A computed fold for a 72-nucleotide RNA from Vicugna pacos, annotated as transfer RNA.
Model confidence (mean pLDDT): 82 of 100.
RNAcentral holds the sequence, with entries from Rfam.

RNA sequence: GAGGGUAUAGCUCAGUGGCAGAGUGUGUGCUUAGCAUGCACGAAAUCCUGGGUUCAAUCCCUGGUACCUUCA
Numbered sequence: 001g002a003g004g005g006u007a008u009a010g011c012u013c014a015g016u017g018g019c020a021g022a023g024u025g026u027g028u029g030c031u032u033a034g035c036a037u038g039c040a041c042g043a044a045a046u047c048c049u050g051g052g053u054u055c056a057a058u059c060c061c062u063g064g065u066a067c068c069u070u071c072a
Stems, first nucleotide, its partner, number of pairs: 001071007010024004018055001026042005048064005
C1' cells in the first nucleotide's frame, strides 16, 4: 500500500427490513438460624459514528473510526 472480517446490555454472544433477545453478572423478594444453591420479579442497549435508500433500517448502500486477519 491492497483485500477480507468484526463493532448489539457490565461481560460473552444471538438476531431478523416491522416494539432488540439469551447466557452470565447485577438489584429486590421468597426459601435458611446464617451463607451457598434454588425459585420469582426487576433494572440495564442513541444496536461504533456521519450520510443515503425505504412508509419503516440494528439489518440494505456509502464515507469515517477502532480492532483482527491475509497478501505485498
Rfam family: tRNA. It is annotated as a transfer RNA.